[in-house]
Molecule: transfer RNA
Organism: Candidatus Portnoyibacteriota bacterium
RNA sequence: GGCUGUGUAGCUCAGGGGUUAGAGCAAUCGCUUCAUAAGCGAUAGGUCAGAGGUUCAAAUCCUCUCACAGCUA
Repeated sequence: GGCUGUGUAGCUCAGGGGUUAGAGCAAUCGCUUCAUAAGCGAUAGGUCAGAGGUUCAAAUCCUCUCACAGCUA
């Protein structure tokens, strides 16, 4: 350099055109306990890597860029 894949919450990931983007863990608060852990409940947390395009509608499809990983000369 060429090809392929990945990028979504603090972490690990799901969601592959259509209701308000979700789960587990973590965080905060509450219940429980003499206290802690465990358990239960609630809350908060997202420019869906960036830009452009297609569409009535894009995290999702297309193009370019960036980062990372793999294969290859």